[in-house]
Context: one part of a larger RNA
RNA sequence: UGACGGGGGCCCGCACAAGCAGCGGAGCGUGUGGUUUAAUUCGACGCAACGCGAAGCACCUCACCCAGGUUUGACGUGCAGCUGCAGGGUGGUGAAAGCCACCGGCCUUCGAGGGUGCUGCACAGAUGCUGCAUGGCUGUCGUCAGCUCGUGUCGUGAGAUGUUGGGUUCAGUCCCGCAACGAGCGCAACCCCCGGGGUCAGUUACCUGUGUCUGGCCCGACAGCUGCCCGCGAGGGCGGAGGAAGGCGGGGAUGACGUCAAGUCCGCAUGGCUCUUACGCCUGGGGCGACACACACGCUACAAUGGGUAGGACAGUGCGCUGCGACCGAGCAAUCGGAAGCUAAUCGCCAAACCUACUCUCAGUGCAGAUUGGGGGCUGCAACUCGCCCCCAUGAAGGCGGAGUUGCUAGUAACCGCGUAUCAGCCACGGCGCGGUGAAUACGUACCCGGGCCUUGUACA
Numbered sequence: 001u002g003a004c005g006g007g008g009g010c011c012c013g014c015a016c017a018a019g020c021a022g023c024g025g026a027g028c029g030u031g032u033g034g035u036u037u038a039a040u041u042c043g044a045c046g047c048a049a050c051g052c053g054a055a056g057c058a059c060c061u062c063a064c065c066c067a068g069g070u071u072u073g074a075c076g077u078g079c080a081g082c083u084g085c086a087g088g089g090u091g092g093u094g095a096a097a098g099c100c101a102c103c104g105g106c107c108u109u110c111g112a113g114g115g116u117g118c119u120g121c122a123c124a125g126a127u128g129c130u131g132c133a134u135g136g137c138u139g140u141c142g143u144c145a146g147c148u149c150g151u152g153u154c155g156u157g158a159g160a161u162g163u164u165g166g167g168u169u170c171a172g173u174c175c176c177g178c179a180a181c182g183a184g185c186g187c188a189a190c191c192c193c194c195g196g197g198g199u200c201a202g203u204u205a206c207c208u209g210u211g212u213c214u215g216g217c218c219c220g221a222c223a224g225c226u227g228c229c230c231g232c233g234a235g236g237g238c239g240g241a242g243g244a245a246g247g248c249g250g251g252g253a254u255g256a257c258g259u260c261a262a263g264u265c266c267g268c269a270u271g272g273c274u275c276u277u278a279c280g281c282c283u284g285g286g287g288c289g290a291c292a293c294a295c296a297c298g299c300u301a302c303a304a305u306g307g308g309u310a311g312g313a314c315a316g317u318g319c320g321c322u323g324c325g326a327c328c329g330a331g332c333a334a335u336c337g338g339a340a341g342c343u344a345a346u347c348g349c350c351a352a353a354c355c356u357a358c359u360c361u362c363a364g365u366g367c368a369g370a371u372u373g374g375g376g377g378c379u380g381c382a383a384c385u386c387g388c389c390c391c392c393a394u395g396a397a398g399g400c401g402g403a404g405u406u407g408c409u410a411g412u413a414a415c416c417g418c419g420u421a422u423c424a425g426c427c428a429c430g431g432c433g434c435g436g437u438g439a440a441u442a443c444g445u446a447c448c449c450g451g452g453c454c455u456u457g458u459a460c461a
Stems, first nucleotide, its partner, number of pairs: 001461002003458003007455007015445002019408005026300008034291002042053002064286007073123001077122006085115001088103006106114002125275002128273003134269002136264003139260001141258001146185006152161003165176003191252004196219007205210002225240006289427001302401001306360007318349003323342002327338004367398001372393007414437007
């Protein structure tokens, strides 16, 4: 000087408390450990690994296993030699890849040049190892308020001062004081979205010339005005006016010096090492989907503020051309056969919770839907391992969950559906968004967790 303390003081944060909904019990989905396996490819491991890399594992992907094949290689550059020669077609073999044989065959200034192929050599190639050799990127402490520098001063020096102190703030924010005076990276603001207004332009909107709406520009909030109180000041408290909006209006983007030899050589790049008839490459099949178990995160429930049937209503983000598909017909349905419109403010995808009526009457039930049998549909070369959807039948556990534990302070939680990336299809109950309905509670800071500042002890660095 730091770090640490079951030392102290001060102060924050859904940290506790107050409250709401959960998880932990059940079934299922996904991930992980373990076990198994020919292989169950690899990485990630407290917070900060475990619906994570996976924004799409049937083949492919693919890195794993088994088997068949192949070597100048699936790909790049170069050299030498050879070549009437590849792409194309046919046949044989084969599971395919491949191998074998045959046919046909490019331009030309004919030198053999271009291109191609073969042979040979340099080399290619590797999701092989090392994230303790690295770049880049990322997580985390932490949106925490901190981290430093120049000059000066103090100290033999490490270093201190500034940055401490008294107030104040979300904030090293600002004020006052002070051997300090300034400055930088952070904070804040400048950026984007939402909420109000003005103006301009308006199609495809609304509808007959309007501006709900869309887009551009501008204004608007700064404790600016005011009453009272506290204060030297900075600022704070209570109320008022105006206002769509007040006291950083709500949200986002933005992540200081650094820490964890944190993560990633399986995104990419890259040093070193290693393999090179193979640790490269191609192909068929299998595996990544195994299942006595254990954990993590979710979904659906255990019902009557509920289930069922019928009728009725209201969104927003987005997406759409080998696509979205109205509408008509067939089918109980998934879906199929036709087919209008739309390269989309024009056409289409398009709601549910909710409301009304009836029914069920507390039962493992008309709750719940796992599992299994049968029948069908769709995508795709192909759904056995291993896809999704529909119908009929079957109807399991489950009576609100131990110790413990998670999220959330407002249009939030909770409940409800919708869209979308990936994508042929989909194991999505996941991710990222969108709107609809819409709460409760916060006395307080003693305690748990994390953090900031000052101070103190230390045998730690």
The part of an RNA shown here (small-subunit ribosomal RNA, 3' major domain) has 461 nucleotides and comes from an uncultured bacterium. Rfam family: Bacterial small subunit ribosomal RNA. Its family is annotated with ribosome and structural constituent of ribosome in the Gene Ontology. Its mean pLDDT, the model's own confidence on a scale to 100, is 82.